A computed fold for a 348-nucleotide part of an RNA from an uncultured prokaryote, annotated as small-subunit ribosomal RNA, central domain. The RNAcentral record of the full RNA draws on ENA.
[in-house]
Context: one part of a larger RNA
RNA sequence: CUGGGCGUAAAGGGCGCGUAGGUGGUUAAUUAAGUCAGAUGUGAAAGCCCAGGGCUCAACCUUGGAACUGCAUUUGAAACUGAUGAUCUAGAGGCCGGAAGAGGAGAGUGGAAUUCCCAGUGUAGAGGUGAAAUUCGUAGAUAUUGGGAAGAACACCGGUGGCGAAGGCGGCUCUCUGGUCCGGUACUGACGCUGAGGCGCGAAAGCGUGGGGAGCAAACAGGAUUAGAUACCCUGGUAGUCCACGCCGUAAACGAUGAGUGCUAGACGUCGGGUGGCUUGCCACGCGGUGUCGCCGCUAACGCAUUAAGCACUCCGCCUGGGGAGUACGGCCGCAAGGUUAAAACUC
Numbered sequence: 001c002u003g004g005g006c007g008u009a010a011a012g013g014g015c016g017c018g019u020a021g022g023u024g025g026u027u028a029a030u031u032a033a034g035u036c037a038g039a040u041g042u043g044a045a046a047g048c049c050c051a052g053g054g055c056u057c058a059a060c061c062u063u064g065g066a067a068c069u070g071c072a073u074u075u076g077a078a079a080c081u082g083a084u085g086a087u088c089u090a091g092a093g094g095c096c097g098g099a100a101g102a103g104g105a106g107a108g109u110g111g112a113a114u115u116c117c118c119a120g121u122g123u124a125g126a127g128g129u130g131a132a133a134u135u136c137g138u139a140g141a142u143a144u145u146g147g148g149a150a151g152a153a154c155a156c157c158g159g160u161g162g163c164g165a166a167g168g169c170g171g172c173u174c175u176c177u178g179g180u181c182c183g184g185u186a187c188u189g190a191c192g193c194u195g196a197g198g199c200g201c202g203a204a205a206g207c208g209u210g211g212g213g214a215g216c217a218a219a220c221a222g223g224a225u226u227a228g229a230u231a232c233c234c235u236g237g238u239a240g241u242c243c244a245c246g247c248c249g250u251a252a253a254c255g256a257u258g259a260g261u262g263c264u265a266g267a268c269g270u271c272g273g274g275u276g277g278c279u280u281g282c283c284a285c286g287c288g289g290u291g292u293c294g295c296c297g298c299u300a301a302c303g304c305a306u307u308a309a310g311c312a313c314u315c316c317g318c319c320u321g322g323g324g325a326g327u328a329c330g331g332c333c334g335c336a337a338g339g340u341u342a343a344a345a346c347u348c
Stems, first nucleotide, its partner, number of pairs: 003320004007302002012316001014201004021194003025088001027086001029084003033081002035077008049065006091191001092188002094185006103177007110154001114150008125136002162169002206247006215241002220236004258315006266293007274285005297304002321348003330341004
């Protein structure tokens, strides 16, 4: 390389937008690049193969044939692919009418809780644990009542509920804004799919500058435990957690399952539209999500099973024994931490 693969054995890119490229619906027409058929030329010799011949055989030598699967020119064919100009509406999009939603951004606002401050009541304990101690408290704590301040998070509703491409999103109100679904349609007419590079988004932690800091809490200190205890438990506690702007670009970024399209038994839930029926709160049908179970089929098994891991096609990414190693070196990126690309010796 061919091949075989990628839920769990090695292997799906964290996710999107999209360039090149690859690929692509219907109907005829034209063309003849691919494709197919014929002809001509060429395809050195030797070698290989076949049939003979010469060395006493063979190796070896030699004659002839075949072959040289290719290329060029030319004459045709027109089904398929391509190309050209038309055609259509089933893909895709648009328009109209509805609908649901923690989708995103900004501004404002609410109550519970926590901590702190002030004041009242009140007195000796409180706190914490397996048990304790460190700790707080007669300078009046804990408890309780009233008032005030601050920051962060939003109980119940809440649900294999919803939304989003993924990361993710949850009090309430307003403004701006993205996507989706359903129904109708007399519009466009293949405008589609995928997507190397590229660009953007991307939890947490971390970094830079400036704010903020209630609670929690790496580090750190102390108390315990223990043979020891650089831990688990307890008392404290700084970065951080929060906000703005800018970086970082990684995760068990998981459904460990790339995207798209078509096809292939059903049953029962649930969410959002629609249609029909009536007994007006249920039933039936159909569409789009989200779940459980289950045939055919698939699978090494587990299991998957119209939300496929089934049957097919298109495009991309990736794997190729374990360790060395997701490391070294080099390149690129980053303020750094580091990220990304990515070996070999050696060894089993």